[in-house]
THF (Tetrahydrofolate) riboswitch aptamer from a bovine gut metagenome, 97 nucleotides, folded computationally. It matches the Rfam family "THF (Tetrahydrofolate) riboswitch aptamer". Rfam describes the family as follows. Tetrahydrofolate (THF) riboswitch was first reported for Ames et al. as an RNA motif in 5' untranslated (5'-UTR)regions of folate transport and biosynthesis genes in Firmicutes genomes.
RNA sequence: CGAAGUAGGAUAUGGCGCGUCAAGUGGUCAGCGGCUGGGGAGUUGCCCUGACACGAAGAACAGAUAUACAGUUCGCGAUGCCUGUCCGCACCCGUUG
Numbered sequence: 001c002g003a004a005g006u007a008g009g010a011u012a013u014g015g016c017g018c019g020u021c022a023a024g025u026g027g028u029c030a031g032c033g034g035c036u037g038g039g040g041a042g043u044u045g046c047c048c049u050g051a052c053a054c055g056a057a058g059a060a061c062a063g064a065u066a067u068a069c070a071g072u073u074c075g076c077g078a079u080g081c082c083u084g085u086c087c088g089c090a091c092c093c094g095u096u097g
Base pairs, nucleotide, nucleotide: 001097002096003095008087009086010085011084012083014082015081016080017079018077019076020075027052028051029050030049031048033047034046035045038093039092040091042089058074059073060072061071063069
């Protein structure tokens, strides 16, 4: 001098799921809770919990007759996880060339 490396974010293909009798996702407030390159402290971001507001795409087939149940298929959802690509902390120390 250069590099690697986090939580997480975006996006795409495919797979496995969840919901579609509405959870999930997204939004606001609160907490002094958790996590956040290998270590330390720190910032930022994310998560968790509670409350509040907003909000949706269903349909077919067959069994069955109990006005319910469960199955298959095609869809739908600010949908979950895995995979690929891209993005991804400054200070001190450390790793590596």